[in-house]
Context: one part of a larger RNA
């Protein structure tokens, strides 16, 4: 070297189980709630089953009967129309009438005049009667009794009938109806994101990013709208006119008001942010007015659609202007919201046998912080360690990779410390490298699994050396140190406490190195820790629940190794 046989697992990112952790689905299920919207229950009120008195209140209607106070006025004058007589008592009379007496009327006063008289009505009260309604209270006949009795009927704490007690128009139950209602049940509970969560954002404006056409992206950098102005404009025309800033000068008075002079020239100023424009002025001031119009539109700009922009002409009816012209809002770009939906105004087009007319069309115009702004409903929160299922290394936590901000080390300047003297030692602002043991960053390989911390066991390998061996320097007198060069051969302890690495302590020791091998070693062992289900404190949540917060408890799979490795033994 081969071949066997016995072993050992380092490694086949070994088996196993379409990873349970993370995230993602307009998945799913359980639980919670002052999440929505429903409902079973209770409960309110009408009703029907459901009737008869009687009191008290109310109301409304008819009847008597009263009320109604400015001043002047006989005096407490309710309002309008008729209008000269009207009531009462004694006497005659059948009555009409006649006579006697008394009362109040026309006459003055008042805005309005008679309770003299007759109608009709207001205001407010008071009986009376109908009706209607509340409220309270009695009756009995519906209706009800797990009450006695009797009877069907030999049984029967059931049922039914008769008789009596009790209740009693209640209660039950129907039907409608407010309310209360996680008892129940459907569901919802964005998204972007340098992983997810919290934080921050979402639409429209401007400027830079933006690489001299447009466009362009990021949780890049900076702001900013959710509007204003109308008849005495910030709109239209016509017509004039120049700010701002320095210097001198001038009364109060001044840095700075107002007024003169000279430079300069757009830095003013345009409602509001920013650019981009404006002097022929879009800026300033007057005049006059309303085109901040009606019907339309060739044609462009933009652009995935839907939108959005711009518009010469034409007709028609105004402003201003001697006209030529301008004008369909504003110096521009922000100042916004499809669709339905139902209400509005118009319009007169349909009208289901026909008239109308309900409702529909057609034209306008409002009603959304639909701000998650192309707007999933008129209506919506949260847990889940008790959790499923798709899926995904497109996404995060181990380790690995990439990178070195962080770290460790080193080398370079040399201000300084070091009595003096940068450089025995240290060594600041700074600069430049190494490594790839700390934290991080990226998300390349793995979510149809690459099993995580510490300990054991058993090791290897670096060197930036903890002793142990050689040296140089020393602010090395010797001992002892400090600092540097070379060196990895071997060595590098035991115990307390803690899961702990570490790290404090205790007692040795020549020393008691510092890293690297998937923070080396779980198909080698452990399982104390972290990180499933049970409990429990403390906190936080209304809860359900949560907590790199504590606590007690918790299944570690192959007595079966196919190749690779490695060991041992026999044969060739």
């Nucleotide at each position: 070297c081969c071949c066997a046989u016995g072993g050992c697992u380092g490694g086949a990112c070994g088996a196993a189980a379409a990873g349970a952790c993370c995230c993602c689905g307009u998945g799913a299920a359980g639980c919670u709630u002052u999440a929505c919207u429903a409902u079973a229950g209770c409960u309110u009120g009408a009703u029907a089953u459901u009737g008869a008195g009687u009191u008290a209140g109310a109301g409304u209607u008819a009847g008597g009967c009263a009320c109604g106070c400015u001043c002047a006025g006989a005096a407490u004058a309710g309002g309008u129309g008729g209008g000269a007589g009207c009531c009462c008592c004694g006497c005659a009379g059948a009555a009409a009438u006649g006579c006697g007496g008394g009362g109040c009327a026309a006459c003055a006063g008042u805005g309005a005049g008679a309770u003299a008289c007759c109608a009709c009505c207001c205001u407010u009260g008071u009986u009376u009667a109908a009706u209607u309604u509340u409220a309270a209270u009695u009756c009995u006949a519906a209706c009800c009794u797990a009450u006695g009795g009797c009877c069907u009927u030999c049984u029967a704490u059931c049922a039914g009938g008769c008789c009596a007690a009790g209740g009693g128009a209640c209660a039950g139950u129907g039907u409608c109806u407010g309310g209360c209602g996680g008892g129940u049940a459907g569901u919802u509970u964005a998204a972007c994101u340098g992983g997810g969560g919290c934080g921050g954002u979402u639409g429209c404006c401007u400027c830079c990013u933006a690489a001299a056409a447009u466009g362009u992206a990021a949780c890049g950098g900076a702001g900013g709208c959710g509007u204003u102005u109308a008849c005495a404009a910030a709109g239209g025309u016509c017509g004039g006119c120049u700010a701002g800033g320095c210097u001198c000068c001038g009364a109060u008075g001044g840095a700075a008001a107002u007024g003169g002079a000279g430079c300069u020239g757009a830095u003013a100023g345009c409602g509001c942010a920013a650019a981009g424009g404006c002097a022929u002025a879009a800026g300033c001031c007057g005049g006059c007015u309303u085109u901040a119009c009606u019907g339309c539109a060739a044609g462009a700009c933009c652009u995935a659609c839907a939108a959005g922009u711009c518009g010469a002409g034409c007709a028609g009816u105004c402003g201003c202007g001697a006209a030529a012209g301008c004008g369909g809002a504003a110096c521009u770009u922000a100042g916004u919201g499809a669709u339905c939906c139902g209400a509005c105004c118009g319009u007169a087009c349909g009208a289901a046998a026909u008239a109308g007319g309900a409702c529909g069309g057609c034209g306008g115009a409002a009603g959304c912080u639909c701000a998650a702004c192309g707007g999933a409903u008129a209506a919506a929160a949260g847990u889940u360690a008790c959790u499923c299922c798709g899926g995904g290394g497109a996404u995060a936590a181990c380790a690995g990779g990439c990178u070195g901000g962080u770290c460790a080390g080193g080398u370079c300047c040399a201000a300084g410390a070091g009595u003096u003297c940068a450089c025995a030692u240290c060594g600041a602002c700074g600069a430049c490298c190494u490594g790839g043991u700390u934290c991080g960053g990226c998300a390349c390989c793995u979510c149809g699994a690459u099993g995580u911390c510490g300990g054991c066991u058993c090791g290897u390998c670096g060197c930036a050396u903890c002793c142990u061996g050689g040296g140089g320097g020393u602010g090395g007198a010797g001992a002892a140190g400090c600092u540097c060069c070379c060196a990895a051969g071997g060595g590098u302890u035991u115990g307390g406490c803690u899961g702990u690495u570490c790290g404090c302590c205790a007692a040795u020791u020549a020393a008691a190195g510092c890293g690297g091998c998937a923070c080396g070693c779980g198909a080698g062992c452990u399982g104390g820790g972290u990180u499933c289900a049970g409990a429990a404190c403390g906190u936080c949540g209304u809860g359900a629940g949560a907590c790199a917060g504590u606590u007690c408890g918790g299944u570690c799979u192959c007595c079966u190794a196919u190749c690779c490795g490695c060991c041992a033994u026999g044969g060739g």
Annotation:
The prediction has a mean pLDDT of 81. A computed fold for a 572-nucleotide part of an RNA from Candidatus Falkowbacteria bacterium RBG_13_39_14, annotated as large-subunit ribosomal RNA, domain V. The source organism's lineage runs through Bacteria, Bacteria candidate phyla and Candidatus Falkowiibacteriota. Its Rfam family is "Bacterial large subunit ribosomal RNA".